A computed fold for a 92-nucleotide RNA from a Planctomycetota bacterium, annotated as c-di-GMP-I riboswitch aptamer. Its mean pLDDT, the model's own confidence on a scale to 100, is 86. Rfam family: c-di-GMP-I riboswitch aptamer. Rfam links the family to the GO term cyclic-di-GMP binding. The organism belongs to Planctomycetota, within Bacteria. Of the family's consensus pairs, 100% are formed in the model.
RNA sequence: UCCUCGAAAGGGCAACCCGGUCGCAAGGCCGGCACGCAAAGCUAAGGGCCGACGCGCGCCUAAGUUCGCGCGGCGGCAGCCUGGCCGCCGAA
Numbered sequence: 001u002c003c004u005c006g007a008a009a010g011g012g013c014a015a016c017c018c019g020g021u022c023g024c025a026a027g028g029c030c031g032g033c034a035c036g037c038a039a040a041g042c043u044a045a046g047g048g049c050c051g052a053c054g055c056g057c058g059c060c061u062a063a064g065u066u067c068g069c070g071c072g073g074c075g076g077c078a079g080c081c082u083g084g085c086c087g088c089c090g091a092a
Stems, first nucleotide, its partner, number of pairs: 005090002012037002017032006035079001041085003045082003048077004053072006
C1' cells in the first nucleotide's frame, strides 16, 4: 500500500409515522421524528416486487368501469437479491 475484515473515534445516511408539495397511481422531493444501515453512496443491466394504461381470458351480473389471471409497451422501487462504478476510518 492492497485484499479480506469490522473494534474504536469523529462524522454520515434515515424506515415507519406526521406536515407540506409534485404525480392518475406506484412513488419522488422538502421539513420533523429515529426503525435500522459500513456502502442505506451512484447505476434500473439480469431476476423480483409495485403502479396506471391497452388487449385477451375468467368469475359475478340486467350490465362491469370492480375483482382474478395472462400478455404488451410505459413508469416506479438501489432500505429485495445479483452485477457494474466510486468511496471515509484502521484495532484484531